[in-house]
RNA sequence: AACCGACAAGGCAAACCCUUCGUAAGAUGGGGACGCAAAGCCACGGGUCCUGUUUCAGAUUAAGGACAGCCGGGUUACCGAAG
Numbered sequence: 001a002a003c004c005g006a007c008a009a010g011g012c013a014a015a016c017c018c019u020u021c022g023u024a025a026g027a028u029g030g031g032g033a034c035g036c037a038a039a040g041c042c043a044c045g046g047g048u049c050c051u052g053u054u055u056c057a058g059a060u061u062a063a064g065g066a067c068a069g070c071c072g073g074g075u076u077a078c079c080g081a082a083g
Base pairs, nucleotide, nucleotide: 003083004080005079011036012035016031017030018029020027021026034069040075041074042073044072045071046070047067048066049065050064051063
C1' cells in the first nucleotide's frame, strides 16, 4: 500500500408489500433481506430497458429518458492477519 481479504467495529439493501412521483423504463419514503469489500459517488465508453416520427396495425430510425446491484473506467473510503 490503489495488490489481497483474515480479525474487529460496523455499513448497504435484492425480490416482494404499502405510499408518492412518472406515459413508461424507473425513482422517493417505510417495511423486508437475496446478496455485496466499495452494493459509496460519477452517465465517460459499451450494453440492456422505456418513450417516440410515420402508420390501418406492427417492427424500426432521429431524438429524449432510465439502469451505478450489467461490464469497463474515474474518484473517495473502515480494518491491517497470511501472502
Molecule: c-di-GMP-I-GGC riboswitch aptamer
Organism: Thermincola ferriacetica